[in-house]
RNA sequence: AGAGCGGGCCAGGCAGUCGCUCCAUUCGUGGAGAGGAAAGUCCGGGCUCCUCGGAUCAAAGCGCCAGGUAACGCCUGGGGGGCGUGAGCCCACGGAAAGUGCCACAGAAAACAGACCGCCGAAGCCAUCCGGCUGGCAAGGGUGAAAAGGUGCGGUAAGAGCGCACCGCGCGGCUGGUAACAGUCCGCGGCACGGAAAACCCCGCUUGGAGCAAGACCAAAUAGGGGAGCACGUCGCUUUGGCGACACGUGUGAUCCGCACGGCUCCCGGGUCGGUCGCUAGAGUGCAUCGGUGACGAUGCAUCGAGAGGCAUGACUGCCCUCGACAGAACCCGGCUUAUCGGCCCACUCUGCGC
Numbered sequence: 001a002g003a004g005c006g007g008g009c010c011a012g013g014c015a016g017u018c019g020c021u022c023c024a025u026u027c028g029u030g031g032a033g034a035g036g037a038a039a040g041u042c043c044g045g046g047c048u049c050c051u052c053g054g055a056u057c058a059a060a061g062c063g064c065c066a067g068g069u070a071a072c073g074c075c076u077g078g079g080g081g082g083c084g085u086g087a088g089c090c091c092a093c094g095g096a097a098a099g100u101g102c103c104a105c106a107g108a109a110a111a112c113a114g115a116c117c118g119c120c121g122a123a124g125c126c127a128u129c130c131g132g133c134u135g136g137c138a139a140g141g142g143u144g145a146a147a148a149g150g151u152g153c154g155g156u157a158a159g160a161g162c163g164c165a166c167c168g169c170g171c172g173g174c175u176g177g178u179a180a181c182a183g184u185c186c187g188c189g190g191c192a193c194g195g196a197a198a199a200c201c202c203c204g205c206u207u208g209g210a211g212c213a214a215g216a217c218c219a220a221a222u223a224g225g226g227g228a229g230c231a232c233g234u235c236g237c238u239u240u241g242g243c244g245a246c247a248c249g250u251g252u253g254a255u256c257c258g259c260a261c262g263g264c265u266c267c268c269g270g271g272u273c274g275g276u277c278g279c280u281a282g283a284g285u286g287c288a289u290c291g292g293u294g295a296c297g298a299u300g301c302a303u304c305g306a307g308a309g310g311c312a313u314g315a316c317u318g319c320c321c322u323c324g325a326c327a328g329a330a331c332c333c334g335g336c337u338u339a340u341c342g343g344c345c346c347a348c349u350c351u352g353c354g355c
Stems, first nucleotide, its partner, number of pairs: 001351004006346005012320007020033005035326001039337002042335005047211004052258006059207005064078005079093001080091004094202002099200002102195002116141002118137003123134004149167006168191001169189005174183003215277004225268006233246005248262004284303008
């Protein structure tokens, strides 16, 4: 100097005039007022309501280990696998020895899987010029993403884990680690005959439902409307008021049990489109110290950053510059994903050159 990789911050600025919403008000005015993603509505919750609780099932989600968190499908660290020279990045990462299904085309054959080209001529038969047949083989070649572990030696008629050595694989032990796992460690075994579960499936863990159009209150109005079905039953006790048991039904996925309730289910039609609350001080934010590799936690101090409701920040003027992208809250918060102009800061990697 160039090229990269990881993290953090900002989000046009300043001034003036008028205007909009909220809060406070001494009624003069003062203060505050869209995001890093407010987006997608994909997850997790807070909160509200359903008269509930337990068990089982379905369905859905997750899927290496250990932590963080209110919780999660998120985040952090580690293990394993893959990519990259590297800094780093990615992973839908339990199980194929429970079962079913799939692997196009090519190829002889795609999993209890094989003989296309080939090798042999030991054994048996024929022949006697070569050789041929029965037979043996899957080591070599070919096809393919993938073909009955790899290399070497021996052995054989030729071969083959057929045998052996090493590697690989499986099982067990030992050591280290909380664990996932790891090991120039030890032993046994010739060794299950591939891939893939982001196919069905098996295994483990988690999960009531509905949602701010939730819900609460006030006021008002209508038609105390019409129709259908089920139940209103039985037994016992009784001081004749009732009580208890069973039956029927309801209680926001289904079934069962318990508990509670006594009416339940469906259709047609009518009224209320008013107001207040919910609605912003919260798992909040900032700084410091301590603990931790880290996510994060604890303590202390400080602080209050929009609450519309036919839905608030618009118009004009001047200056500056890095010339401004993607883009606007509607109950709130923690994440993920997607979109995106320009600028700044920190750490690291590779290449070239010079000292």
This is a predicted structure of a 355-nucleotide RNA (Bacterial RNase P class A) from a Pseudomonadota bacterium. Its mean pLDDT, the model's own confidence on a scale to 100, is 77. It was read from a public genome assembly, where an Rfam model found it. Of the family's consensus pairs, 96% are formed in the model.